This is a predicted structure of a 1447-nucleotide RNA (small-subunit ribosomal RNA) from Trichopus zeylanicus subsp. travancoricus. The sequence is in RNAcentral, with records from SILVA. Rfam family: Bacterial small subunit ribosomal RNA. Rfam links the family to the GO terms structural constituent of ribosome and ribosome. Its mean pLDDT, the model's own confidence on a scale to 100, is 82.
RNA sequence: AGAGUUUGAUCCUGGCUCAAAAUGAAUGCUGGCGGCAUGCUUAACACAUGCAAGUUGGACGGGAAGUGGUGUUUCCAAUGGCAGAUGGGUGAGUAAUGCGUAAGAACCUGCCCUUGGGAGGGGAACAACAACUGGAAAUGGUUGCUAAUUUCCCAUAGGCCGAGGAGCAAAAGGAGUAAUCCACCCGAGGAGGGGCUUGCAUCUGAUUAGCUAGUUGGUGAGGUAAUAGCUUACCAAGGCGAUGAUCAGUAGCUGGUCUGAGAGGAUGAUCAGCCACACUGGGACUGAGACACGGCCCAAACUCUUACGGGAGGCAGCAAUGGGGAAUUUUUUGCAAUGCCAUGUGGAGGUAGAAGGCCCACGGGUCAUGAACUUCUUUUCUUGGAGAAGAAGCAAUGACAAUACCUGAGGAAUAAGCAUCGGCUAACUCUGUGCCAGCAGCCACGGUAAGAUAGAGGAUGUAAGCAUUAUCUGGAAUGAUUGGGUGUAAAGCAUUAGUAGGUGGCUUUUCAAGUCCGUCGUCAAAUCCCAGGGCUCAACCCUAGACAGGUGGUCGAAACUACCAAGCUGGAGUAUGGUAGGGGCAGAGGGAAUUUCCGAUGGAGUGGUGAAAUGCGUAGAGAUAGGAAAGAACGCUAAUGGCAAAAGCACUCUACUAGGUUGACACUGACACUAAGAGAUUAAAGCUAUGGGAGCAAAUGGGAUUAGAUACCCCAUUAGUCCUAGCCAUAAAUGAUGGAUACUAGGCAUUUUGCGUAUCGACCAGUGUAGUGCUAUAGCUAACGCAUUAAGUAUCCCACCUACGGAGUACAUUCGCAAGAAUGAAACUCAAAGGAAUUGAUGGGGGCCCACACAAGUCGUGGAGCAUGUGGUUUAAUUCGAUGCAAAGUGAAGAACCUUACCAGGGCUUGACAUGCUGUGAAUCCUCUUGAAAGAGAGGGGUGCCCUUGGGAAUGUGGACAUAGGUGGUGCAUGGCUAUCAUCAGCUCGUGACAUAAGGUGUUGGGUUAAGUCGCGCAAUGAGCACAACCCUUGUGUUUAGUUAACACCAUUGAGUUUGGAACCCUGAACAAACUGUCAGUGAUAAGCUGAAGGAAGGUGAGGAUGACGUCGAGUCAUCAUGCCCCUUAUGCCCUGGGAGACACACGUGCUACAAUGGGUGGGACAAAGGGUCAUGAUCCUGUGAGGGUGAGCUAACUCCAAAAACCCAUCCUCAAUUCGGAUUGUAGGCUGCAACUUGCCUACAUGAAGCCAGAAUCACUCUUAAUCGCUAAUCAGUCAUACGGUGAUGAAUUCAUUCCCAGGCCUUGUACACACUGCCCAUCACACUAUGGGAGUUGGCCAUGCCCGAAGUCGUUACCUUAACCACAAGGAGGGGGAUGUUGAAGGUGGGGCUAGUGACUGGAGUCAAGUCAUAACAAGGUAGUUGUACUGGAAGGUGCGGCUG
Repeated sequence: AGAGUUUGAUCCUGGCUCAAAAUGAAUGCUGGCGGCAUGCUUAACACAUGCAAGUUGGACGGGAAGUGGUGUUUCCAAUGGCAGAUGGGUGAGUAAUGCGUAAGAACCUGCCCUUGGGAGGGGAACAACAACUGGAAAUGGUUGCUAAUUUCCCAUAGGCCGAGGAGCAAAAGGAGUAAUCCACCCGAGGAGGGGCUUGCAUCUGAUUAGCUAGUUGGUGAGGUAAUAGCUUACCAAGGCGAUGAUCAGUAGCUGGUCUGAGAGGAUGAUCAGCCACACUGGGACUGAGACACGGCCCAAACUCUUACGGGAGGCAGCAAUGGGGAAUUUUUUGCAAUGCCAUGUGGAGGUAGAAGGCCCACGGGUCAUGAACUUCUUUUCUUGGAGAAGAAGCAAUGACAAUACCUGAGGAAUAAGCAUCGGCUAACUCUGUGCCAGCAGCCACGGUAAGAUAGAGGAUGUAAGCAUUAUCUGGAAUGAUUGGGUGUAAAGCAUUAGUAGGUGGCUUUUCAAGUCCGUCGUCAAAUCCCAGGGCUCAACCCUAGACAGGUGGUCGAAACUACCAAGCUGGAGUAUGGUAGGGGCAGAGGGAAUUUCCGAUGGAGUGGUGAAAUGCGUAGAGAUAGGAAAGAACGCUAAUGGCAAAAGCACUCUACUAGGUUGACACUGACACUAAGAGAUUAAAGCUAUGGGAGCAAAUGGGAUUAGAUACCCCAUUAGUCCUAGCCAUAAAUGAUGGAUACUAGGCAUUUUGCGUAUCGACCAGUGUAGUGCUAUAGCUAACGCAUUAAGUAUCCCACCUACGGAGUACAUUCGCAAGAAUGAAACUCAAAGGAAUUGAUGGGGGCCCACACAAGUCGUGGAGCAUGUGGUUUAAUUCGAUGCAAAGUGAAGAACCUUACCAGGGCUUGACAUGCUGUGAAUCCUCUUGAAAGAGAGGGGUGCCCUUGGGAAUGUGGACAUAGGUGGUGCAUGGCUAUCAUCAGCUCGUGACAUAAGGUGUUGGGUUAAGUCGCGCAAUGAGCACAACCCUUGUGUUUAGUUAACACCAUUGAGUUUGGAACCCUGAACAAACUGUCAGUGAUAAGCUGAAGGAAGGUGAGGAUGACGUCGAGUCAUCAUGCCCCUUAUGCCCUGGGAGACACACGUGCUACAAUGGGUGGGACAAAGGGUCAUGAUCCUGUGAGGGUGAGCUAACUCCAAAAACCCAUCCUCAAUUCGGAUUGUAGGCUGCAACUUGCCUACAUGAAGCCAGAAUCACUCUUAAUCGCUAAUCAGUCAUACGGUGAUGAAUUCAUUCCCAGGCCUUGUACACACUGCCCAUCACACUAUGGGAGUUGGCCAUGCCCGAAGUCGUUACCUUAACCACAAGGAGGGGGAUGUUGAAGGUGGGGCUAGUGACUGGAGUCAAGUCAUAACAAGGUAGUUGUACUGGAAGGUGCGGCUG
């Protein structure tokens, strides 16, 4: 200090998540030792048992022990004194009667300290005790006796009270032989403690806005230690509150603790200070102090006990128990990994690189010097010895303590785990699994090669711990004071004037509140920091010191802010002269158009649309001209223009009226800016009421369109639109940009106005002010963009934002007639949602261009029959692959067996085939039996070659094991090959400069080309792969060579048959030729294009081969190769037979036809290319024919296949299902082959089906092409070939053009797409789950309140009862006690109310959800541009009306 995650990629905004530290923690695995700390965070739940506060015989009477008695000694129930208000616990309550901090005045104070004075006289009672007695008990009652440091009276007084006088109030003794000591009373002072008052500070909610009757103040009285409405009577009507009262929720506060760079945030265990509480509620007593944790009284709940009448109790003291809980100790001298710190589990040497594990490319690598082994040491451990301080004191007294520390002996001995290893994040491989099991903090992983699951090996991190979970801070500048934002990402109120508040011009004073400086006090101690010291170090402990900050007092300063006072004119305003304007309101007037009505002319349609129809019209429409009426809106001027706060404002004139601006410079003298709340205005729609109603027009009704059409289009039409009065208060109310002030380059345009050295005047040109626009520098911005009208640089004030969704929803409140508006959540859900820009892809966007793409033509297919392939179906099997273009006469250039992979049956198991080992026989060959064959069995023949004499080579056969074999799977693990876009013109790179970046430029532009072909221009300049060319065939010529080809001339023959010759044709080889080279026009003087000449050929001459970067997870594991998986007496191998040829059907590709441009018959002519020796086969004979017999010739320019056929001549057929067509079927034959049934081809005779040119739709083709016609090769025994590859013969038609269809290229534009339109995506309905609102109600809790009842108790009243001290002394009195009674008063009862929680039949929407239904609303002009407020309407998205916006 950052990192991961939105995207194809980028930048930004923005959330989510992680790395760090911490804890009174818990859980999992593991665990040697020591020190120091710490330990019910939950039920302030209930508590058995024990202990936690007593002491005093030197206050006192007495009892007891003891003694013969006195004395003495010791213990003790009671009386008296002091303490029990401390110590200890807890945090329920409490948002201020609290705490913190700083002050204050009207107080009290036992014990302690200092100090002054005093203690004289005289009485009385009650316990204990004794007797009697009630009760189960707890615990009493009556009578009697008694002491004191118990208690009463009198006296005294430097005290109290009061203006003064009068008046009031004390005391106790004890110990000691004594000195003396302790105690007592009244004063004064102190220390420490406590009570009270005040300022400031102290959580959240306004969906809590008003609260308060003793309430606020005064007077009198009471009361307190003391002030005070603390209490009471009377009087006044105050007091608190947007600087947040009241109410509700939560909470003990602080020093501190954790975190953080800090500011802050969170927290308030242990230690310390304060407060509150003590089973719940109330109350007082005693006392210096309590309204009292281990005291009292009362009430309620609970527990125990009881003889049922009544009693007893209060662990939030220390232990312990139950319970609750994820979780926290012992009925004490120990326990616990709860944390921090220290220390160990050994050190050195040691390569045969051991065994073993894991991996492997099989070579090795790694665990690994690690172990073993050798040697050393002893912290720790075990076991001996010795042994403290802590103890204060005359001495005695130590749990810790067999301790710390010191010193011997023994032996490497007693001691390592946990988590992780896809990225973040240090660390990688194998195996298992196969979207399963599982993992996961986020992104994400897993569907057969998982570095992400599980195991293993290895590695990394940490270590007596490690990891997980929970929580807080940090990172998070995601609440921003330090330190954020608001044009488009969330965010500027619709606008305005203005109140409180905040802020505020220039000059000079005053003052000292803020501010600043010095100084004093204080903010307890501990903690933190720093220095030093003590435990071996450290944690820990001790000593001393200190910063910053808060707060109070005080001496000062006076710049700034505030205050006081006096001025100023620049901000602001007033008066005054001009000036522009759809500014507002009211009234009056006007014409054009529309519709309706009236009569007239006229006579058939009109209207409307993409096309129609509904509608209107012979009862006279529409059209034409005239007249009348009504309502609404105001053409041109008109603009990028004007005015207004915004909404908004437009015919003309008039009245009234607001604001702006400008000139001159008179006046006031900071009067200003902003603005919460409250107020005013506020488009359209909508509401209420009265009018009005021409046109338009939600809803509605018809007509169309459509699968449907609750829409778009058409016809009609109602609210409404208009006026008046009143509501509503919202819009994409937008510049998506709050207001004010100042500053910061220019240029151009425009509106209003001033100046002017302009002019006769109007312009032009110049220069100011105030507006309205465009462009652009600096600067800013994520970018787009903004840019003196800022989104720049600054200041002031207000409003608003903090991930998406849920939701502007629910509840509550206010407003409204209603519709609704305003304020405005949560549960739950997701890891994104979003902005700007980039590259693609795409559009029923645009522009340009090309192509048999369309068009213009020709022939077809689709209909028929057959052939062939595919699907489907069938089957024991119908083997497998190929499936839009780019599968389907395809792999297959030949399925009867074989092929063959399929099926049935019969067989084999180291195998049909390869290599290695071993035994044996040479091998080859022949015969027989059996069998469908494979195979099995038997017999015979034969002994070879080399040789070092062991054997070897070749080959057959037997055996064992390594292994063979697989057309088994995966083409989505692959190589290679191939198809396709496409022979389309594209695809990229280096360097440079541009952009934050993705990326762009180059490659775009204007021309041109078949072409990113070539010029020109240009922040580009160069280069590469494609294009073109180089290659082959063909078209012309030359040279050369002439055999088997050819023949002009000369001879010659039946015949180019032969001689001769080499001119021609032809063949082979080599060369030439074509390059826009020439001319003209055009173009930019370019590239090029058009035309012409010449030429065999002219603009790439024609054809072929040649296929960029890439796309389709395209095809192929069955050509081949190959990873992994699978089979191994079988998924391998051999054999026979069958199947791949099946057949209601559908599709593709072809052949033959439907005929006369033809068919039959007879005769005649002209090719090219190719093949042939297990082949081709002439000739002759034979057969109607297929064929058969014979077998010349040619190893091929020689011979054979071989006849070319369309064509020509002659003739028959004459428009007919025919002399067209040939399917189908029968019979008889031929050929190949072991074999022709399933299932071959061919021939002859006979038979003679459909079909008369073919619906929707659709293919190919632009010249030697289509069409027509034959010939031929490969495969091949034969052949289902009508296929496929080649070859020649005959030989057309049409192209206006690029509007449209399909495909492609370039540029541009929109985009919510990027798996890229076969995209994305919205809503209802149906299923499931989740949380939530309403809900007749219902069950609790809390709070305040009215009334009733009213305990204990204080305070008051009372003379009913009673009474020792004093007075009187006779009665009686004073005073006290009890009782009764009054006020108050807890719990309780009852009534209505408020707040809150749970639950609730039913019900509302919301969210989530691999493959449901219905449509297609949005994103492209999304196919009707979208969106918005409002209103109506519809299964649903939605549609329509009115007004607004451009996003």